A computed fold for an 87-nucleotide RNA from Paenibacillus sp. YN15, annotated as c-di-GMP-I riboswitch aptamer. Taxonomically the source falls in Paenibacillus (Bacteria, Bacillati, Caryophanales, Paenibacillaceae). Its mean pLDDT, the model's own confidence on a scale to 100, is 81. The sequence was found by an Rfam model in a public genome assembly.
RNA sequence: ACUAUAUAAUGGCAAAACUGCUGAAAAGUAGUGACGCAAAGCUAUAGGGGCUUAUCCCGGAACAGGGAAUGCCAGCCAGUUGCAAAA
Numbered sequence: 001a002c003u004a005u006a007u008a009a010u011g012g013c014a015a016a017a018c019u020g021c022u023g024a025a026a027a028g029u030a031g032u033g034a035c036g037c038a039a040a041g042c043u044a045u046a047g048g049g050g051c052u053u054a055u056c057c058c059g060g061a062a063c064a065g066g067g068a069a070u071g072c073c074a075g076c077c078a079g080u081u082g083c084a085a086a087a
Base pairs, nucleotide, nucleotide: 005084012037013036017032018031019030020029021028022027035075041080042079043078047077048076049073050072051071055068056067057066058065
């Protein structure tokens, strides 16, 4: 230096749930909280995938129902940068 990744060190993040706020929703955000995580850092028009349906389209007497992101998800894969590193 590289590879592997340990019940090691220093630290980090924070699922569900509950409460406040924002939002049509998905979801976001703050607090409490820890299920987990070696990238659970970053990237969402210009990879794939997933969620939602305000608005639009189809449908309809009206609902219901169906379709499409311009809305979201990086804790689905992916891309990219990066800490430590024993046997």